[in-house]
Context: one part of a larger RNA
RNA sequence: CUGGGCGUAAAGGGCGUCUAGGUGGCCUGUCGCGUGCCGGGUCAAAGGCCGCAGCUCAACUGCGGGGAGGCCUGGCAAACGGGCAGGCUUGAGGGCAGGAGAGGGGAACGGAACUCCCGGUGUAGCGGUGAAAUGCGUAGAGAUCGGGAAGAACACCAGUGGCGAAGGCGGUUCCCUGGCCUGGCCCUGACGCUGACGCGCGAAAGCGUGGGGAGCAAACGGGAUUAGAUACCCCGGUAGUCCACGCCGUAAACGAUGGGUACUAGGUGUGGGAGGUAUCGACCCCUUCCGUGCCGGAGCUAACGCACUAAGUACCCCGCCUGGGGAGUACGGCCGCAAGGCUGAAACUC
Numbered sequence: 001c002u003g004g005g006c007g008u009a010a011a012g013g014g015c016g017u018c019u020a021g022g023u024g025g026c027c028u029g030u031c032g033c034g035u036g037c038c039g040g041g042u043c044a045a046a047g048g049c050c051g052c053a054g055c056u057c058a059a060c061u062g063c064g065g066g067g068a069g070g071c072c073u074g075g076c077a078a079a080c081g082g083g084c085a086g087g088c089u090u091g092a093g094g095g096c097a098g099g100a101g102a103g104g105g106g107a108a109c110g111g112a113a114c115u116c117c118c119g120g121u122g123u124a125g126c127g128g129u130g131a132a133a134u135g136c137g138u139a140g141a142g143a144u145c146g147g148g149a150a151g152a153a154c155a156c157c158a159g160u161g162g163c164g165a166a167g168g169c170g171g172u173u174c175c176c177u178g179g180c181c182u183g184g185c186c187c188u189g190a191c192g193c194u195g196a197c198g199c200g201c202g203a204a205a206g207c208g209u210g211g212g213g214a215g216c217a218a219a220c221g222g223g224a225u226u227a228g229a230u231a232c233c234c235c236g237g238u239a240g241u242c243c244a245c246g247c248c249g250u251a252a253a254c255g256a257u258g259g260g261u262a263c264u265a266g267g268u269g270u271g272g273g274a275g276g277u278a279u280c281g282a283c284c285c286c287u288u289c290c291g292u293g294c295c296g297g298a299g300c301u302a303a304c305g306c307a308c309u310a311a312g313u314a315c316c317c318c319g320c321c322u323g324g325g326g327a328g329u330a331c332g333g334c335c336g337c338a339a340g341g342c343u344g345a346a347a348c349u350c
Base pairs, nucleotide, nucleotide: 003322004321005320006319007304008303012318014201015200016199017198021194022193023192025088026087027086028085029084030083031082033081034080035077036076037075038074039073040072041071042070043069049065050064051063052062053061054060091191092188093187094186096183097182098181099180103177104176105175106174107173108172109171110154115149116148117147118146119145120144121143125136126135162169163168206247207246208245209244210243211242215241216240220236221235222234223233258317259316260315261314262313263312266295267294268293269292270291271290272289273288274287275286276285299306300305323350324349325348332343333342334341335340
């Protein structure tokens, strides 16, 4: 470079946003850049291809011939791509009217439980395990009742239920705020899609400064088990877990499935909306849009399976793969306070 690929074999970037770029709806006119056709010039010779010939053949060599293709140029065509001009509304966006939601940020508040403290009652145990022991308790534990403090998390509702781009989001109320869906068809008039780089977000753990610390709990101490037991079990327990601000930037960041658009049998749940039918009315039933599950046909698939939420049929754009080990290592660069992250080889070996 080309080909084939990326759910599980190697391979979808953790997610978003946007720049360059790539790509792009319907109609009319125009230009003739791409494109196509005809002609001219040129692309030395040698070489290659075809034919003939010369060395006894061939290699080799000689002679002749033709094209494909590149560039330049004259002319023609105008469907397609492109430029320019004008128009359109179905893509996209907006306005209007409704709607659902643990979407995000901040503040306040609430109850249950655990722990601790104070007080009452009360006495010899409690706790823990497979069994025990360490541990706690006559300085009165455990149990029980009352009062108080503090931190963290929000039982039931709760649902293959909802929301979010992903990470993720769950007590209640208020404030600020993003997105989405439906109806109608009022406005703009292709404004679209994707997106290298960049920028932002990004679970947990970890780091910095300050606070907080109930429960839990790496490390650590002790008790058991065991041949040993740097474990599993038990008693303790510090970082941490929580808050504010600042870093880190990773993951089985998973649907192991990038985004967009269109098309392609059905059946059955469920969440949100609209319309119809029915009815006194809620329901029921039918249609439709958006989401989320299960089953299943064609088709696809190595199989498993996927199957209008595609892994089917196509097109557009991005990312990525190219045998195993060495190795996500070394070196260099960039980033980070550090831990480390990103980029990412080779020798050698099978």